[in-house]
């Protein structure tokens, strides 16, 4: 250098094919229960979707560059 995988809440990952209100789940806050803790059950907070640029009416998605991991090959 080449080729595949990946980068989305504090963490694990869906969501990308096939553009149209960004999700779960753990975890946190804060209520209900209980004599108290846990468990279980309700809510609430948290996202420049790895950067930049295009392209659209409209982009986590599609197109172009780049940056970071991981794996194989030289």
């Nucleotide at each position: 250098g080449u080729c595949g995988g990946g980068g989305u809440g504090g963490c694990u990952c869906a969501g990308c094919c096939u553009g149209g209100u960004g999700g779960a789940g753990c975890g946190u806050c804060g209520g209900a229960c209980u004599c108290a803790u846990a468990a279980u059950c309700c809510g609430g907070a948290g996202g420049u979707c790895g950067c930049g640029g295009g392209u659209u009416c409209g982009a986590a998605c599609c197109c172009c560059g780049c940056c970071c991991c991981c794996g194989a090959c030289a």
Transfer RNA from a Thermoplasmata archaeon, 74 nucleotides, folded computationally.
The prediction has a mean pLDDT of 84.
The organism belongs to Thermoplasmata, within Archaea.
The RNAcentral record of the sequence draws on ENA.
Rfam family: tRNA. The family's RNA type in Rfam is transfer RNA.